[in-house]
The prediction has a mean pLDDT of 83. Predicted 3D model of a 113-nucleotide RNA (SAM riboswitch aptamer (S box leader)) from Oceanobacillus luteolus. The organism belongs to Oceanobacillus, within Bacteria. It matches the Rfam family "SAM riboswitch aptamer (S box leader)". Rfam describes the family as follows. The SAM riboswitch is found upstream of a number of genes which code for proteins involved in methionine or cysteine biosynthesis in Gram-positive bacteria.
RNA sequence: CUCUUAUCAAGAGAAGCUGAGGGACCUGGCCCAAUGAAGCUCGGCAACCUUUUUAUGGCAACCAUAAAAAAGGUGCUACAUCCAGCAAAACGUUAUGUUUUGGAAGAUAAGAG
Numbered sequence: 001c002u003c004u005u006a007u008c009a010a011g012a013g014a015a016g017c018u019g020a021g022g023g024a025c026c027u028g029g030c031c032c033a034a035u036g037a038a039g040c041u042c043g044g045c046a047a048c049c050u051u052u053u054u055a056u057g058g059c060a061a062c063c064a065u066a067a068a069a070a071a072g073g074u075g076c077u078a079c080a081u082c083c084a085g086c087a088a089a090a091c092g093u094u095a096u097g098u099u100u101u102g103g104a105a106g107a108u109a110a111g112a113g
Base pairs, nucleotide, nucleotide: 001113002112003111004110005109006108007107008106013042015041016040017039021032022031023030026085027084028083029082043077044076045075048073049072050071051069052068053067054066055065056064057063058062081105086102087101088100089099090098091097
């Protein structure tokens, strides 16, 4: 980098350093930011993988499911992945629009190449 599977409306700091941008990219909106953006550190959140414990089932090694914990590997820590863009349906109208579902793109985890 590519592919597969799962998840993406929950949760998480009045901390320290630093100092101007940021919410992935493009377009259109809407927002955040000197009452401090991004980045780094610490803290925290979560439970994808791993680990531990308990219960149930399968004769057993062990496996599966459920629950709990959080030691290790990641991840995350404004706003729904901030919203829309493409397609379909319904409503309403002719000019757009609104809602729902799906898709595309993206992010993260695990596995494969």